[in-house]
Context: one part of a larger RNA
């Protein structure tokens, strides 16, 4: 000087306490343990693994097996011969790969040859998702967006070290404010930066339509218009600036006024010194080791999807605030030329067929769902749930059998609100209800975003976690 304490004091946080709506119970998804298994490829492990790496395992992908093949090698440079490249067509065979026949004779040239690109030969060398994350870099998680960590110079202590950072206050904050052997300063905090809520200015097209004309069954559909909405650049606004009370004539605090917004107005980005030998050699890079007719490379098939079973994350349920059936409405925020495809037809339907429009404020993906109106069912394992499973079909794609996803008929499984435990969330939040986008031939219950409707509670800080600061014990370091 720390770290600890079932010491003290003060203090914060969906910590708990109030509430709401869930998890543990089924059914399925999905991820991990296990078990099996030729192989079920590696990683990740309390919070901080476990819908995590993976923002897409039918082949590939793929590192796992199991067959078939090749060794200067699937890639990269140097050497020496040989051949334009490149196409096509056969034979054997899962391919891979091995033979075999034809087309073709290009570019620049100093005519010596050269580029490229292909075969073949020798080595030098390649190659490795092969160990070590406890040799490492970079990158990340986490304590924690917690409010701390630390320097210079001075002082005080023989030293370690302390002071400054302690105190009184205040604050979301070591924020400020007074004091104070200290004076100052850095990294953090805050502000500077997106988006967002109000209002003006410029601008008006593909977007808008308020007046004026014109036209339609109807529609910004034409002429116009530049007001409104919106677009998207610039600017104004909020700073405890104004008032009153209060505190110490301070810093703040509490009220009010004005205002679209009030005390950080709301949300992002933004992670100090460090902690975990925290994670990762399998993005990447890299020491060392280590493999070299393989631990390298190519290929076909299968595995990563296996199932007595236990856990974590979800999703559909268990109905009447509801199901199902007809009819009406109202978004944002995205995508889209190897593309998204209207309006017609044709099928119950997935989806065919066909091709208008759009490189997109124009044209399309698009139907917004829930909500409202009417009808219906009448508390039942049901017109509730929708696993299964059998049939027939549609798309994607060389191929859907292992193993896609989707449609229709038919079947109707468990479940009547879940034990012990245990999770989120304080506001346009949660809960609920569609919408679109990475990834992608095809495949989303995940993951990132989007808005639609739209709550309930908080007395309070004994208690339980976690975390600040000061202090106190210590036989800990």
């Nucleotide at each position: 000087u720390g770290a600890c304490g079932g010491g003290g004091a003060c203090c914060c946080g969906c910590a708990c306490a109030a509430g709401c709506a869930g998890u543990g119970g089924a059914g399925c998804a999905u991820g991990u343990g296990g078990c099996u298994c030729a192989a079920u490829u590696c990683g990740a492990g309390g919070c901080a693994a476990c819908g995590c790496g993976a923002a897409g395992a039918a082949c590939c992908u793929u590192a796992c097996c199991u067959g078939g093949g090749c060794u200067u090698g699937a890639c990269a440079u140097c050497u020496g011969g040989g051949g334009a490249a490149u196409u096509c067509u056969u034979u054997g065979g899962a391919a891979a790969c091995a033979g075999a026949g034809a087309a073709g004779u290009g570019c620049c040239u100093u005519c010596g040859g050269g580029a490229g690109c292909c075969c073949c030969a020798a080595g030098a060398c390649a190659g490795g998702u092969g160990c070590u994350g406890c040799a490492u870099g970079g990158c990340u998680g986490u304590c924690g967006u917690c409010a701390g960590c630390u320097c210079g110079u001075g002082u005080c202590g023989u030293g370690a070290g302390a002071u400054g950072u302690u105190g009184g206050g205040u604050u979301a904050a070591g924020u400020c404010c007074c004091g104070c052997a200290a004076c100052g300063a850095g990294c953090g905090c805050a502000a500077c930066c997106c988006c967002u809520g109000u209002c003006c200015u410029u601008a008006g097209u593909u977007g808008c339509c308020a007046g004026c004309g014109g036209g339609u069954a109807a529609u910004g559909c034409c002429g116009g218009g530049a007001a409104c909405u919106c677009u998207a650049a610039g600017g104004a606004g909020a700073c405890u600036g104004c008032c009153u009370g209060u505190a110490a004539a301070a810093a703040g605090c509490a009220g009010g006024a004005g205002g679209a917004a009030g005390g950080u107005g709301g949300g992002g980005a933004u992670g100090a010194c460090g902690u975990c030998a925290a994670g990762u050699c399998a993005u990447c890079a890299u020491g060392g080791c280590u493999c070299u007719u393989a631990c390298g490379u190519c290929c076909a098939g299968g595995g990563c999807u296996g199932c007595a079973c236990a856990c974590g994350u979800g999703c559909u349920a268990c109905a009447a605030u509801g199901g199902c059936c007809g009819g009406u409405a109202c978004a944002a925020a995205g995508g889209g030329u190897c593309g998204c495809g209207a309006u017609g037809c044709c099928g119950c339907a997935a989806g065919g067929u066909g091709g208008a429009g759009c490189c997109a404020a124009u044209c399309c993906c698009a139907a917004a769902a829930a909500a409202c109106c009417g009808g219906u069912c009448u508390c039942a394992g049901u017109u509730c749930g929708g696993a299964u499973u059998g049939a027939a079909g549609u798309c994607u794609g060389c191929a859907a059998c292992c193993c896609g996803a989707c449609u229709u008929c038919a079947u109707g499984a468990a479940g009547u609100u879940g034990g012990a435990a245990u999770u989120g969330c304080u506001a346009g939040u949660a809960a609920u209800c569609g919408c679109g986008g990475a990834u992608c031939a095809g495949c989303a219950u995940g993951c990132c975003g989007c808005g639609g409707u739209g709550a309930a509670u908080a007395c309070g800080u004994u208690c339980c976690c976690g975390g600040g600061u000061c202090u106190u014990g210590u036989a800990c370091a």
Small-subunit ribosomal RNA, 3' major domain from a metagenome, 477 nucleotides, folded computationally. The coordinates come from a structure-prediction model, not an experiment, and the mean pLDDT is 86. Its Rfam family is "Bacterial small subunit ribosomal RNA". Rfam links the family to the GO terms structural constituent of ribosome and ribosome.